[in-house]
RNA sequence: GGAUGUUUAGCUCAAAUGGGAGAGCACCUGACUUUUAAUCAGGCGGUUUGCGGUUCAAUUCCGCAAGCAUCCA
Numbered sequence: 001g002g003a004u005g006u007u008u009a010g011c012u013c014a015a016a017u018g019g020g021a022g023a024g025c026a027c028c029u030g031a032c033u034u035u036u037a038a039u040c041a042g043g044c045g046g047u048u049u050g051c052g053g054u055u056c057a058a059u060u061c062c063g064c065a066a067g068c069a070u071c072c073a
Base pairs, nucleotide, nucleotide: 001072002071003070004069005068006067007066010025011024012023013022019056027043028042029041030040031039049065050064051063052062053061
């Protein structure tokens, strides 16, 4: 330098054929317990990497840029 993949909650990851952004862990509160842990119930937490385009509507499609990974040179 070129190719491919990837970027969504604090972390690991889902999200249909474009139409309600979700789970587990973590964190907070309560129950239980002599206390802690475990368990149970509830809750908090999002500029979906950025900019632009298409569309009535974009996490999703297109372009450019950036980060990361792999391969080629």
This is a predicted structure of a 73-nucleotide RNA (transfer RNA) from an uncultured Lachnospiraceae bacterium. The coordinates come from a structure-prediction model, not an experiment, and the mean pLDDT is 80. It matches the Rfam family "tRNA". By type it is a transfer RNA. The sequence was found in a public genome assembly.